[in-house]
RNA sequence: CGGGGUAUAGCUCAAUUGGCAGAGCGCUUGGUUCGGGACCAAGAGGUUCUCAGUUCAACCCUGAGUACCCCGA
Numbered sequence: 001c002g003g004g005g006u007a008u009a010g011c012u013c014a015a016u017u018g019g020c021a022g023a024g025c026g027c028u029u030g031g032u033u034c035g036g037g038a039c040c041a042a043g044a045g046g047u048u049c050u051c052a053g054u055u056c057a058a059c060c061c062u063g064a065g066u067a068c069c070c071c072g073a
Stems, first nucleotide, its partner, number of pairs: 001072007010025004019056001027043005049065005
């Protein structure tokens, strides 16, 4: 320098065709227990990497950029 991939909750990851952003773990509260763990119930937590475009509507499509990973030179 060229090509490809990834970026979504504190962590690991879904969301397949554009139509209400989700799961597990963790966290908080309550129950259970002498207490803790385990278990049960409820809850909180998101500028979907950034900017712009298309659209009634964008995690999703288009362009540019940033970070990381892989391949090639």
Molecule: transfer RNA
Organism: Elusimicrobiota bacterium